[in-house]
Predicted 3D model of a 554-nucleotide part of an RNA (small-subunit ribosomal RNA, 5' domain) from a sediment metagenome. The coordinates come from a structure-prediction model, not an experiment, and the mean pLDDT is 84.

Context: one part of a larger RNA
RNA sequence: GAGUGAACGCUGGCGGCGUGGCUAAGGCAUGCAAGUCGAACGGACUCAGGUAAGGGUAACCGAGCCUGGGUUAGUGGCGAACGGGAGCGUAAUGCAUAGGUAACGUACCCUGGGCAUGGGAAUAACGGCGGGUGGCAACACCCUUUGCGAAAGUGCCGUUAAUACCCAAUGACGUCGGAGAGUCGCAUGGCUUUCCGACCAACGGUGGCGCAAGCUGCCGGCCUUGGAGCGGCUUAUGUCCUAUCAGGUAGUUGGUGAGGUAACGGCUCACCAAGCCUUCGACGGGUAGCGGGGCUGAGAGGUCGACCCGCCUCAUCGGGACUGAGACACUGCCCGGACACCUACGGGUGGCUGCAGCAACGAAUAUUUGGCAAUGGGCGAAAGCCUGACCAAGCGACGCCGCGUGCGGGAUGAAGCCCUUCGGGGUGUAAACCGCUGUCAGGGUUAAUCAAGCGACCGGUGUGAACAGCGCCGGAAGUUGAGAUAUCCCAAAGGAAGCCACGGCUAACUCCGUGCCAGCAGCCGCGGUAAGACGGAGGUGGCGAGCGUUACUC
Numbered sequence: 001g002a003g004u005g006a007a008c009g010c011u012g013g014c015g016g017c018g019u020g021g022c023u024a025a026g027g028c029a030u031g032c033a034a035g036u037c038g039a040a041c042g043g044a045c046u047c048a049g050g051u052a053a054g055g056g057u058a059a060c061c062g063a064g065c066c067u068g069g070g071u072u073a074g075u076g077g078c079g080a081a082c083g084g085g086a087g088c089g090u091a092a093u094g095c096a097u098a099g100g101u102a103a104c105g106u107a108c109c110c111u112g113g114g115c116a117u118g119g120g121a122a123u124a125a126c127g128g129c130g131g132g133u134g135g136c137a138a139c140a141c142c143c144u145u146u147g148c149g150a151a152a153g154u155g156c157c158g159u160u161a162a163u164a165c166c167c168a169a170u171g172a173c174g175u176c177g178g179a180g181a182g183u184c185g186c187a188u189g190g191c192u193u194u195c196c197g198a199c200c201a202a203c204g205g206u207g208g209c210g211c212a213a214g215c216u217g218c219c220g221g222c223c224u225u226g227g228a229g230c231g232g233c234u235u236a237u238g239u240c241c242u243a244u245c246a247g248g249u250a251g252u253u254g255g256u257g258a259g260g261u262a263a264c265g266g267c268u269c270a271c272c273a274a275g276c277c278u279u280c281g282a283c284g285g286g287u288a289g290c291g292g293g294g295c296u297g298a299g300a301g302g303u304c305g306a307c308c309c310g311c312c313u314c315a316u317c318g319g320g321a322c323u324g325a326g327a328c329a330c331u332g333c334c335c336g337g338a339c340a341c342c343u344a345c346g347g348g349u350g351g352c353u354g355c356a357g358c359a360a361c362g363a364a365u366a367u368u369u370g371g372c373a374a375u376g377g378g379c380g381a382a383a384g385c386c387u388g389a390c391c392a393a394g395c396g397a398c399g400c401c402g403c404g405u406g407c408g409g410g411a412u413g414a415a416g417c418c419c420u421u422c423g424g425g426g427u428g429u430a431a432a433c434c435g436c437u438g439u440c441a442g443g444g445u446u447a448a449u450c451a452a453g454c455g456a457c458c459g460g461u462g463u464g465a466a467c468a469g470c471g472c473c474g475g476a477a478g479u480u481g482a483g484a485u486a487u488c489c490c491a492a493a494g495g496a497a498g499c500c501a502c503g504g505c506u507a508a509c510u511c512c513g514u515g516c517c518a519g520c521a522g523c524c525g526c527g528g529u530a531a532g533a534c535g536g537a538g539g540u541g542g543c544g545a546g547c548g549u550u551a552c553u554c
Stems, first nucleotide, its partner, number of pairs: 001554004006550005013403006019396002021361001027358002030356003035078003040075002043072009054061002085314003094239008104231003109227002112224004117168004126158004130143005147154002174199011204219006240286003247277003252274008289311004293304004316337005339350004367393001369392003375389001376387004406436004416427004440495001442490003449484002453479002457475007498543005503524003509538005519526002
């Protein structure tokens, strides 16, 4: 000199864009952060219409049944493995770069081919549940409000549906096994093809036309090919300090066989062999997430890894599996520990390293805000619902950038203050005063734009027997803004300057006070009666909504 996720002191007008728990991966009150689909299913509730047993003199009422609309606890599907947070662990099972997979997987999406036949058994929902007396029983009556439990929750019986579950059928260009041919390879062998054998699948929903049979649209289902994207596994090289750590290793190193996995492999196991690593630093100890990158520097290098992006790891601590295309799963399950809370003492509940917020710790770090309008995500045919992702607003000069606090004129130069050799000099065009302007803040009007979307309806086109319906394209009444604001007008110099320094380094000097005191200080050093170094004042220098100090890096 440059820099910072900074802090502290004094000061502080506006805006834009960023950024903000670096300490206790210590503990957390409260709210929210993952749902959605009624076009998979049976119910329940409710509204409307129709029909109708029955009631009524009539008006009319009306159980039940049918149709349609709405809501949704449960079954079922998809999602919940993404998104969001943190850096504990990890020195290599990580990361970075470049490869390999002839040892692999992949829900949703795109593409090609094919299929969907017959039957069965449950279960949630829903309903019921006590005791006593009489009776063979059905049942009746009484006590009572009732399966058990304080709660969390949970038992038994009855009963029902499905795109839930099960069985069977069909099935190859699929998988596995065997045989043959061709071709190729770095080995086990790979690829293509032929034959034989074995094995494996499914689901419907909602519309339109039709008297019906049936035809047809959309959304789905099953098997399979290829793709895209994503992931698993794997090889080489690189990746901090320490020898006051020198030997380490028993599934250890390799083989055979078996198991296991989507898949290779001591991944696991049985047996066999005795290997394997190491002064080019094994093993141990310490420290640490890694990278893209940030800071600095002429560069080489040094230092760092906040914000943003990629990868990894973690989710109160330790362990485990289940479900699933995918997890050993932050707001899933089970077990153990610590902690906290509830309790009728029998037993239960919880996990902010999500967004806010609280206490604690600390030099120190924000709102218990608004909205799904935009972008993106989940579900849905869609409308839409959910989304503390996100978009916005709020707070903090924490940083960077921009703007302003006025502009022009104005005296041999007011007053005040300071200095003085008492003549004068300085503050100083500074002020007053005259003229002008209108940024920002303030007041008022307007409200473009951030909007893409959705969409009654209309036209074209494809499908189709079809003027249904549905898909695509175009038009279009209407409708969607949390928040922000361009523009225009009004008024008025009015509301807006400080901080540090002035002995040398280093730019900027005098007076007074003090008297080795009080104090200053980055280094050299100042202060003991004229201190340019302490304190105050005037003046001056530097920077300016900041200026200094401290800490740390180069």